Overview:
A computed fold for a 75-nucleotide RNA from Pseudodesulfovibrio indicus, annotated as c-di-GMP-I-GGC riboswitch aptamer. The organism belongs to Pseudodesulfovibrio, within Bacteria. The RNAcentral record of the sequence draws on Ribocentre. Rfam family: c-di-GMP-I-GGC riboswitch aptamer. Rfam links the family to the GO term cyclic-di-GMP binding. The model forms 95% of the base pairs in the Rfam consensus. The coordinates come from a structure-prediction model, not an experiment, and the mean pLDDT is 85.
RNA sequence: AGAGAUAAAGCCAAACCCGCCGCGAGGCGGGGACGGAAAGCCACGGGCCUCACGCAGGCGGCCGGGUUGCCUGGG
Numbered sequence: 001a002g003a004g005a006u007a008a009a010g011c012c013a014a015a016c017c018c019g020c021c022g023c024g025a026g027g028c029g030g031g032g033a034c035g036g037a038a039a040g041c042c043a044c045g046g047g048c049c050u051c052a053c054g055c056a057g058g059c060g061g062c063c064g065g066g067u068u069g070c071c072u073g074g075g
Stems, first nucleotide, its partner, number of pairs: 003072002011036002016031006034061001040067003044064003047059004
């Protein structure tokens, strides 16, 4: 630099349930695991979604991009 194994260590946690917050999309905490090699972070481009329709918001577990980073066999 590149790659991600029928392996190892550790990590995150969809649906669903409970509590709180929000008009809502949704967020946070607990339980729970469908999955994930950036399912860490950033709304920059596209996309989807919400509304009290405004100079407003949500989704990073939809894709691209940016940025940081753990572990590791063969080559």